Record summary
A computed fold for a 77-nucleotide RNA from a Candidatus Bathyarchaeia archaeon, annotated as transfer RNA. The sequence is in RNAcentral, with records from ENA. The organism belongs to Bathyarchaeia (SeqCode), within Archaea. Rfam family: tRNA. Its family is annotated with triplet codon-amino acid adaptor activity in the Gene Ontology.

[in-house]
RNA sequence: GGGCCGAUGGAUCAGCCUGGAAGAUCGCUCGGCUUGCACCCGAGAGGUCGGGGGUUCGAAUCCCCCUCGGUCCACCA
Numbered sequence: 001g002g003g004c005c006g007a008u009g010g011a012u013c014a015g016c017c018u019g020g021a022a023g024a025u026c027g028c029u030c031g032g033c034u035u036g037c038a039c040c041c042g043a044g045a046g047g048u049c050g051g052g053g054g055u056u057c058g059a060a061u062c063c064c065c066c067u068c069g070g071u072c073c074a075c076c077a
Base pairs, nucleotide, nucleotide: 001073002072003071004070005069006068007067010026011025012024013023020057028044029043030042031041032040050066051065052064053063054062
């Protein structure tokens, strides 16, 4: 330098192909249950979807550029 994969709540991930506006589990908070705690049950808070731009009525999703991480290849007097 080139190819491919990845980046989404605090954590681990799904959703992307086929655009309709974001979900799961764990964690956290509150309530129930319990003498109390845990387990279990119910509810809630929490994410400008890595950054910027474009297309579109509408973008996590499509297009372009960039950053970071992983991996393979090339180059190396």